[in-house]
RNA sequence: GAAGUUCGCCAGGCAGUCGCUGCAUGCAUUGCAUGUGGAGGAAAGUCCGGGCCCCGCAGAGCAGGAUGCCGGCUAACGGCCGGGCGCAGCAAGCCACGCAAGUGGCCCAAGGCGACGGAAAGUGCAACAGAGAGCAAACCGCCGAUGGCCCCGCAAGGGGAUCAGGCAAGGGUGAAACGGUGGGGUAAGAGCCCACCGCGUCCACGGUAACGGCGGACGGCACGGCAAACCCCAUCCGGGGCAAGGCCAAAUAGGGGAGCGAUGGCGUGGCUCGCGCCGCUCCCGGGUAGGCUGCUAGAGCCUGGCGGCAACGUCAGGCCCAGAGGAAUGACUGCCCACGACAGAACCCGGCUUAUCGGCGAACUUCCUUU
Numbered sequence: 001g002a003a004g005u006u007c008g009c010c011a012g013g014c015a016g017u018c019g020c021u022g023c024a025u026g027c028a029u030u031g032c033a034u035g036u037g038g039a040g041g042a043a044a045g046u047c048c049g050g051g052c053c054c055c056g057c058a059g060a061g062c063a064g065g066a067u068g069c070c071g072g073c074u075a076a077c078g079g080c081c082g083g084g085c086g087c088a089g090c091a092a093g094c095c096a097c098g099c100a101a102g103u104g105g106c107c108c109a110a111g112g113c114g115a116c117g118g119a120a121a122g123u124g125c126a127a128c129a130g131a132g133a134g135c136a137a138a139c140c141g142c143c144g145a146u147g148g149c150c151c152c153g154c155a156a157g158g159g160g161a162u163c164a165g166g167c168a169a170g171g172g173u174g175a176a177a178c179g180g181u182g183g184g185g186u187a188a189g190a191g192c193c194c195a196c197c198g199c200g201u202c203c204a205c206g207g208u209a210a211c212g213g214c215g216g217a218c219g220g221c222a223c224g225g226c227a228a229a230c231c232c233c234a235u236c237c238g239g240g241g242c243a244a245g246g247c248c249a250a251a252u253a254g255g256g257g258a259g260c261g262a263u264g265g266c267g268u269g270g271c272u273c274g275c276g277c278c279g280c281u282c283c284c285g286g287g288u289a290g291g292c293u294g295c296u297a298g299a300g301c302c303u304g305g306c307g308g309c310a311a312c313g314u315c316a317g318g319c320c321c322a323g324a325g326g327a328a329u330g331a332c333u334g335c336c337c338a339c340g341a342c343a344g345a346a347c348c349c350g351g352c353u354u355a356u357c358g359g360c361g362a363a364c365u366u367c368c369u370u371u
Base pairs, nucleotide, nucleotide: 001367002366003365004364005363006362007361008360009359010358012336013335014334015333016332017331018330020038021037022036023035024034025033026032027031040342044353045352047351048350049349050348051347052241053240054239055238064237065236066235067234068233069083070082071081072080073079084116085114086113087112093106094105095104096103097102117232118231122230123229124226125225139171140170141167142166143165146164147163149160150159151158152157179197180196181195182194183193184192198221199219200218201217202216203215205212206211245293246292247291248290255284256283257282258281259280260279264278265277266276267275268274300319301318302317303316304315305314306313307312337340
């Protein structure tokens, strides 16, 4: 310098005019003036997790749900960081073919993807194709040593076909067919036997661990796949949500209590007393309309130091950055440029996912050049 990958940041700028709105101050009395603040990286989807609040007391068990390699971070998480294992694979590189353009194969950086606990607890599933799909099978094929058949031969024996039968190499089907290469062996074959490779178990070693492979021993190879099928194991989970919840509180109606009252009216009753209801005054409490609050100073933001690979933690200094509630955050004009995307808070925060015109920066990898 080129290409690639990953991560982070910005989200037209400046000026003027007129509006809307929170707060503070002043005047004034519910308006006016001045000052100051006024959407986002996703405010979105509402998919996870938490704070806060109420119900309640959630201790145990059952049911149900979520999560699931290992270690760490965190208030918590299904998130993030680091690591392991597996899978796919672009560039570069190597090989083959080609005059070349290129094509194919191998290998595959940074990086990508993975619901990656358990299939020797049990139950179950596998379309189509295929002969055979689960302690498997024999379509094509190979063989036909052995037994039988046919031919030649006096006989010994030789030859032939493949009836019985043997085989699982090769072909073929499939997502998947019970290791691979070479040799021995055989009638033909086969871990049947052997060497190497692969695989499994154990030991030792490295690692906190997942796991690894230099080593050793054993095993001819057993234990095919699917748990995003039931299931088993481990961990976690009480429910509902700001229309949560708290406070103040009319009018009207109704409730409770005290007192008063023309020795009133009505009811009960044969009558009196008594009791109940009706009236007036005062007090109390619940609830509705309405108002206030919850409401934004917080797991906050910026800068720097320290610890850590990192996520993150911690310390110091500085800062205050929407808080409405029929719901403000807008409109117009001028200039400039790279001509401006997706999109609008409603209790708050951490994530994930989705949408997004463009621009900037950093790290890593490969290649080229120079020193």
This is a predicted structure of a 371-nucleotide RNA (Bacterial RNase P class A) from a Rhodocyclaceae bacterium. NCBI's taxonomy places the organism under Bacteria, Pseudomonadati, Pseudomonadota, Betaproteobacteria, Rhodocyclaceae. Its Rfam family is "Bacterial RNase P class A". By type it is a ribozyme. The gene name in the source record is rnpB.